[in-house]
RNA sequence: GCGCCCGUAGCUCAGCUGGAUAGAGCGUUGGCCUCCGGAGCCAAAGGUCGUGCGUUCGAAUCGCGCCGGGCGCG
Numbered sequence: 001g002c003g004c005c006c007g008u009a010g011c012u013c014a015g016c017u018g019g020a021u022a023g024a025g026c027g028u029u030g031g032c033c034u035c036c037g038g039a040g041c042c043a044a045a046g047g048u049c050g051u052g053c054g055u056u057c058g059a060a061u062c063g064c065g066c067c068g069g070g071c072g073c074g
Stems, first nucleotide, its partner, number of pairs: 001073007010026004019057001028044005050066005
């Protein structure tokens, strides 16, 4: 330098045949329970979906550039 893959909540990921409020588990916080609790139950907070532009009535989802990571080739 070229090709392919990945980038979604603090962490691990789902969603990627475009459709309306963006989700799960773990973790965190609060409450309940309890002699106490890191166990159990309930609830809540937390994300401009890496970034910019474009396509579209509508983009996490499609296209292009850039940034970061991984693999392969030279």
The RNA shown here (transfer RNA) has 74 nucleotides and comes from Desulfovibrio sp.
It matches the Rfam family "tRNA". The family's RNA type in Rfam is transfer RNA.
The prediction has a mean pLDDT of 81.
The organism belongs to Desulfovibrio, within Bacteria.
It was read from a public genome assembly.